[in-house]
Context: one part of a larger RNA
């Protein structure tokens, strides 16, 4: 000097990105427990009191014929200690937001999470030698299953809901029409030959799917406007005009895990608050199963606040053990 522990005056988070670490709490019995709630919960909420030893009395239970033995409870009296759950082991608590319903799962060796999964919901394919998957094939899985089944995909308990757009892309449907390959077809033309012929070329016309075309479909991929004017203070604009579009963002939410300007503005909390909570809406650039908004319970998640408690700190000190270093 370092490591691991123990203790600490006064203060008590002033430390720090952040109470990280440590401390507090801790067992059993009794009392007593809020908002909220899916009525289960929240709850060990919170917050209090008691606990050792001796003794009196009342009472209960079991065994026994009984004497008695074993155990439980109520009320009362007394004793000792600094300390009676006497050691060890053994929850700190509360409030408020965000996200995810939940128990689970995960980056074996830097991430445990708001990521994955999940019951539940939807769309879609599949009639059985199923669809789908593996294999060149035989064959196998699916399944010794049969649409209340199986595959794919999205969403993700529950509650209230899930608007408008089919122009583009995709998918589905469409006995017409257009285009069109091989092929069919052969008008006509060329070469050669005396010729029959051989050979080359070849216009109409007939030819699938696909594409074009006509419809449908958004819990398919996706998308969901601009400018100008207007009310008897001002401001604002229910209202009007105009341009464009397939249609111009409904409900709900909103400076948000989304807000650039921004530490927006107002309110709350603090003596003082770029964070936090509640509002406002000017949404740079929320928005409805790439789900929207709520939500009790749950969380080694995350934000902010409070009580308790502390060497985290003001500000460091001592002691124990282990190591380093120096000297012998």
């Nucleotide at each position: 000097c370092g490591g691991u522990g123990u203790u600490g005056a006064a203060g008590g988070a002033a430390c720090u990105c952040g109470g990280c670490a440590a401390a507090u709490u801790g067992c059993c019995c009794c009392c007593g427990u809020a908002a909220c709630u899916u009525c289960g919960g929240g709850a060990g909420a919170a917050g209090g009191g008691g606990g050792c030893c001796c003794u009196g009395u009342c009472u209960c239970u079991g065994g026994g014929c009984a004497a008695c033995c074993a155990g439980g409870g109520g009320c009362g009296g007394g004793g000792g200690g600094c300390a009676c759950a006497a050691a060890a082991g053994a929850g700190g608590g509360g409030g408020u937001g965000g996200c995810g319903a939940c128990u689970g799962u995960u980056u074996a060796c830097u991430a445990a999470a708001a990521a994955c999964a999940c019951a539940g919901g939807g769309c879609u394919c599949u009639g059985c030698g199923a669809a789908g998957u593996c294999g060149c094939a035989a064959g196998a899985c699916g399944a010794c299953g049969u649409a209340u089944a199986g595959g794919g995909u999205c969403u993700g308990a529950c509650g209230c809901c899930u608007g408008c757009c089919c122009g583009g892309u995709g998918c589905c449907g469409g006995a017409a029409g257009g285009u069109u390959a091989a092929g069919a077809g052969g008008a006509g033309g060329g070469g050669u030959g005396c010729a029959a012929g051989c050979u080359c070329u070849g216009a109409a016309u007939c030819g699938a799917a696909g594409c074009c075309c006509c419809g449908g479909u958004a819990a398919a991929c996706g998308g969901c406007g601009g400018c100008c004017g207007u009310a008897a203070c001002u401001a604002u604009a229910a209202c009007g005009g105009u341009c464009c579009u397939a249609a111009g963002g409904u409900a709900g939410c909103g400076a948000a895990a989304u807000u650039c300007c921004u530490u927006g503005u107002c309110g709350g909390g603090u003596a003082a608050g770029u964070u936090c909570c509640g509002a406002c809406c000017u949404g740079c650039a929320c928005g409805a199963a790439u789900g929207g908004c709520g939500u009790a319970a749950c969380g080694a998640c995350u934000u902010c606040c409070c009580c308790g408690c502390u060497g985290u700190c003001u500000c460091c000190a001592a002691c124990a053990c282990c190591g380093g270093c120096u000297c012998a």
Description
This is a predicted structure of a 328-nucleotide part of an RNA (large-subunit ribosomal RNA, domain IV) from a soil metagenome. The coordinates come from a structure-prediction model, not an experiment, and the mean pLDDT is 90.